[in-house]
Context: one part of a larger RNA
RNA sequence: GGAUGAACGCUGGCGGCGUGCAUAACGCAUGCAAGUUGAGCGGGCACAUACUUUCGGGUAUGUGUCAGCGGCGAACGGGUGAGUAACACGUGGGCAACCUGCCAUCUGGAAGGGGAUAACCUGCGGAAACGUGGGCUAAUACCGUAUAAGCUCUGUUGUUUCAAGGAAGAGCAGAGGAAAGUAGUGAUACGCCGGAUGAGGGGCCUGCGGCCCAUCAGCUAGUUGGUGUAGUAGCGGUGCACCAAGGCGAAGACGGGUAGCUGGUCUGAGAGGAUGAUCAGCCACACUGGGACUGAGACACGGCCCAGACUCCUACGGGAGGCAGCAGCGAGGAAUUUUCCGCAAUGGGCAAAGAUGCCUGACGGAGCAACGCCGCGUGGAGGAAGAAGCGUUUCGGCGUGUAAACUUCUUUUGGACGGGAAGAUGAUGACGGUACCGUUCGAAUAAGCCCCGGCUAACUACGUGCCAGCAGCCGCGGUAACACGUAGGGGGCGAGCGUUGUCC
Numbered sequence: 001g002g003a004u005g006a007a008c009g010c011u012g013g014c015g016g017c018g019u020g021c022a023u024a025a026c027g028c029a030u031g032c033a034a035g036u037u038g039a040g041c042g043g044g045c046a047c048a049u050a051c052u053u054u055c056g057g058g059u060a061u062g063u064g065u066c067a068g069c070g071g072c073g074a075a076c077g078g079g080u081g082a083g084u085a086a087c088a089c090g091u092g093g094g095c096a097a098c099c100u101g102c103c104a105u106c107u108g109g110a111a112g113g114g115g116a117u118a119a120c121c122u123g124c125g126g127a128a129a130c131g132u133g134g135g136c137u138a139a140u141a142c143c144g145u146a147u148a149a150g151c152u153c154u155g156u157u158g159u160u161u162c163a164a165g166g167a168a169g170a171g172c173a174g175a176g177g178a179a180a181g182u183a184g185u186g187a188u189a190c191g192c193c194g195g196a197u198g199a200g201g202g203g204c205c206u207g208c209g210g211c212c213c214a215u216c217a218g219c220u221a222g223u224u225g226g227u228g229u230a231g232u233a234g235c236g237g238u239g240c241a242c243c244a245a246g247g248c249g250a251a252g253a254c255g256g257g258u259a260g261c262u263g264g265u266c267u268g269a270g271a272g273g274a275u276g277a278u279c280a281g282c283c284a285c286a287c288u289g290g291g292a293c294u295g296a297g298a299c300a301c302g303g304c305c306c307a308g309a310c311u312c313c314u315a316c317g318g319g320a321g322g323c324a325g326c327a328g329c330g331a332g333g334a335a336u337u338u339u340c341c342g343c344a345a346u347g348g349g350c351a352a353a354g355a356u357g358c359c360u361g362a363c364g365g366a367g368c369a370a371c372g373c374c375g376c377g378u379g380g381a382g383g384a385a386g387a388a389g390c391g392u393u394u395c396g397g398c399g400u401g402u403a404a405a406c407u408u409c410u411u412u413u414g415g416a417c418g419g420g421a422a423g424a425u426g427a428u429g430a431c432g433g434u435a436c437c438g439u440u441c442g443a444a445u446a447a448g449c450c451c452c453g454g455c456u457a458a459c460u461a462c463g464u465g466c467c468a469g470c471a472g473c474c475g476c477g478g479u480a481a482c483a484c485g486u487a488g489g490g491g492g493c494g495a496g497c498g499u500u501g502u503c504c
Stems, first nucleotide, its partner, number of pairs: 001504004006500005013376006019369002021332001026330003030327003035072003040069002043066010079285003089209007098202003103198007111145001113143002120135006151176007159168004181190003211257003218248003223245008260282004264275004287308005310321004338366001340365003346362001347360005379409004389400004414441006423431001448493005453474003459488005469476002
């Protein structure tokens, strides 16, 4: 000098765009943050219409709503950085060792049956959370059977191929395994099952790369390898049994400390050094520890089970909870915001024939904060050998100083009034009567901070008297202090200026 997620002191007009718990991965009141679906299914309630009626009502249809069964989603999106020195990350390869819901393309199918169960009715237990018995019922829920071009497994024939262990496709034989309907008068549409391919997503293996300590030198028994078996989507000591005795290490094993990694960011001429906020990719975590279930996908932030700590409710028997989601509270701290508006846009989930509906603290916005960057303003021109005041003085003067007053002009900003967007492909605008435009008013509403001994740009007076104090380094102060304090003057920067911390 540059930089900063900054803080502190003094000061503070406006706008745009960004940024905003770095500390206690400390604890959390309250609200919201993941639902949707009646064109899968049966009901409860309300309303409407029609029919019927023994005048109590009943039946059918439709609409709304409520929970339930079923489906899809909830594994995304959002947060955090605790752990992790690791194939976690980055980069380049490999899988002839793998998986893949939704989507796209192609292909072949959907025959015929069955038994339940929630909701509902009813009995019982419980303070509650909730539980339990009996009875009824439906399905795109569940279960046999049939069919099987592909598919899977076993055996077998021959071909091609990478190159030694396999792979691909062709054929034969045997065995195994599917399905669901709904809406519509219908055409048809949306779905359902098997197979192939793709796209996108994921899993696994591997070369290389990136911290400190040798005052850590030896480490290792599932350890290293083999055989077999289990398990997995899959390879593998991944697990297990048996066998062998190996494996790693000064090119740093093992141990300890520290740390999420990267694109990037800051600095620097570069090499390099430092760093990893915001944004983007990957990873890990979700009160702490462990576990599996469901599922295409989780060992699952707003799911389940167990244990623990903590908080809350309780009728003392027993229960409930998890903000490292958005706001917000307490605590900690030098320090970090609203318990706001909206789904109008973008994106996502579900449903849908559709331009549609619902949900969305993702997101779009507004609010707060000079926290940062950028832009603008606080007026322009004229105006005396030069007012007053103040300071200084050798008492003549000199300085402040065209500065002010005064004259004139302008109106950014500001006030008032009027108009008024783009963002929206047909409809739909939270922002917002915002931005912006026009008319009008009036210099009106707007300057501070640090420094002046040298480094380093800027000097005098008074006060003080090694005191009070200053100080980044050298050093100032003990009676004339350009170094302390105040004043006048001056220098620098300017809605900021200084100080402190940190990095280059």

Overview
A computed fold for a 504-nucleotide part of an RNA from an uncultured bacterium, annotated as small-subunit ribosomal RNA, 5' domain. RNAcentral holds the full RNA, with entries from ENA, Greengenes and SILVA. Its Rfam family is "Bacterial small subunit ribosomal RNA". The prediction has a mean pLDDT of 86.